Overview: This is a predicted structure of a 353-nucleotide part of an RNA (large-subunit ribosomal RNA, domain IV) from a Pseudomonadota bacterium. Its Rfam family is "Bacterial large subunit ribosomal RNA". The organism belongs to Pseudomonadota, within Bacteria. The coordinates come from a structure-prediction model, not an experiment, and the mean pLDDT is 86.
[in-house]
Context: one part of a larger RNA
C1' cells in the first nucleotide's frame, strides 16, 4: 500500500455528469389512507401506535377425569364438566439503553418525457424509449387456394384448414380522431385508335439452266439467296379509379382614426398548398429566446407564448389510469458521498526468515 467487512463527534449531498455507493425502511398485529381513474386500483399509499417476562380474570376451540338425565337397554342419546392444551380480549406487576432484543426482512413523497400493460433481444461492453403484444386497417386468395420448401419431377407444408378461414404488408391497449392532393412513381380496371415481336405473306428481285439466238444475249419449271406491301398478342402510349398505396400538403405586395397587428383585398404558381390538435419539443439552428415558478444563487426542469431553421394526424395526431432493475427535474427521510479524516477485523502485497 490494496481488498473485504464495521464503527465514528459536529454537520448533512457541501461529493459528484448524476445521492454513484452506503445508509435509512423492513416481520406481525391494530388505527388510518389523498390526487387521479379504465371504478379493478392507486394502496404495504402517505402517515400512527403495539410486540418481552410474570400473576389475574374472562371468551372460544380441542381432548373429557368424571357425573346427571332419558332409554328401544345399546360401543346408544342428552347435558354438566375437573384436569392438559391452542389461541383471542381485559386488568395488573416486573426487568433492561434496548423486547420481530440475533438473523431472515419494502425508503417514500411530487411532476414529467417515452412505451399502455406481463413478455422478447445484441450467449461474453448496450435490457431499453429498441422487437413482440392484444385492437385497427388495406390487400391478395374460391380451393389442385393464395403464398411457401424442393434435386424443376414427384411430392410436403398451408390443412384433415375453407372467407367469422388461410397468407402479406403497416398500425400497435383505451378515448377523441385520423384533414386536402390521384400531377409523378405503384397497384387495378379499360379497350376506341397509335406503336410493336416471332410468324404469315400478295409481289418482286439475283444465282443456276432446258431452252432459243450467228453471237452479244434472252430465258420457263425446279432448287437457293435476297427484299417484301399488308395481317400480327402481351407490353408502352393512351382513358378511369385508388393516399390505413410510395409519397406530397407555396411565394411577393398592399390593407383598420397613436403605434403595432392584419379579420380583408391583390397577383403569380401548384396536383394539392398542413385542417383538427400540439408546439424551443427524444423535433429549436439562432438559444442560457422571452415571461412566470422552484433556489440564496437554476445552460437542467415545470407551466405558458408561437417567430414550427426543420411538429402534424395508422411513416399515425393529441390524451391518458395502471405498469417499468426506464429516462428527466424537484423534496422528505438517510447516512463517510463530502468537510477530513480517524480507529477496529479478515485476507493480499510489502520487508525479514
Nucleotide at each position: 500500500c490494496c481488498g473485504u467487512g464495521g464503527u465514528u463527534a459536529a454537520g448533512g449531498a457541501a461529493c459528484u455528469c448524476g445521492g454513484c455507493a452506503a445508509a435509512c425502511u423492513g416481520a406481525c398485529c391494530g388505527c388510518g389512507u389523498a390526487a387521479c381513474u379504465u371504478c379493478g386500483g392507486g394502496a404495504u399509499a402517505a402517515g400512527c401506535g403495539g410486540u418481552g417476562u410474570c400473576c389475574c380474570g374472562a371468551c372460544u376451540g380441542g381432548u373429557g377425569c368424571g357425573u346427571a338425565g332419558c332409554c328401544u337397554c345399546g360401543c346408544g342419546c342428552u347435558g354438566c364438566a375437573a384436569g392438559c392444551u391452542a389461541g383471542u380480549c381485559g386488568g395488573g406487576a416486573u426487568c433492561g439503553c434496548a423486547g420481530u432484543g440475533a438473523a431472515a426482512c419494502g425508503g417514500g413523497c411530487c411532476a414529467a418525457g417515452c412505451g399502455a400493460c406481463u413478455g422478447u433481444u445484441u450467449a461474453a461492453c448496450a435490457a431499453a424509449a429498441a422487437c413482440a403484444c392484444a385492437u385497427g386497417u388495406c390487400u391478395c386468395u374460391g380451393c389442385u387456394a393464395a403464398g411457401a420448401c424442393u434435386u424443376u419431377a414427384u411430392g410436403u407444408c398451408g390443412a384433415u384448414g375453407u372467407a367469422u378461414a388461410g397468407g402479406g404488408a403497416c398500425u400497435g391497449a383505451c378515448a377523441c380522431c385520423u384533414g386536402c392532393c390521384c400531377g409523378g412513381u405503384g397497384c387495378u380496371g379499360g379497350a376506341a385508335g397509335g406503336u410493336u415481336a416471332a410468324g404469315g405473306a400478295a409481289g418482286g428481285a439475283a444465282g443456276u439452266u432446258a431452252g432459243c439466238g450467228c453471237a452479244a444475249g434472252c430465258a420457263a419449271a425446279g432448287c437457293c439467296u435476297c427484299c417484301g406491301a399488308c395481317c400480327g398478342a402481351a407490353g408502352c402510349c393512351c382513358c378511369a379509379g385508388u393516399a390505413a398505396a410510395c409519397g406530397g400538403c407555396g411565394g411577393c405586395c398592399g390593407u383598420a382614426a397613436c403605434u403595432a397587428u392584419a379579420a380583408c383585398g391583390g397577383u403569380c404558381c401548384u396536383a394539392a398548398g398542413g385542417u383538427a390538435g400540439c408546439g424551443a419539443a427524444a423535433u429549436u439552428c439562432c438559444u442560457u429566446g422571452u415571461c412566470g415558478g422552484g433556489u440564496a444563487a437554476g445552460u437542467u426542469c415545470c407551466g405558458a407564448c408561437c417567430u414550427g431553421c426543420a411538429c402534424g394526424a395508422a411513416u399515425g395526431g393529441u390524451g391518458u389510469a395502471a405498469c417499468g432493475a426506464u429516462u428527466u427535474g424537484g423534496u422528505c427521510a438517510c447516512u463517510g458521498u463530502c468537510u477530513c479524516a480517524a480507529c477496529c477485523a479478515c485476507g493480499g502485497g510489502c520487508u525479514c526468515g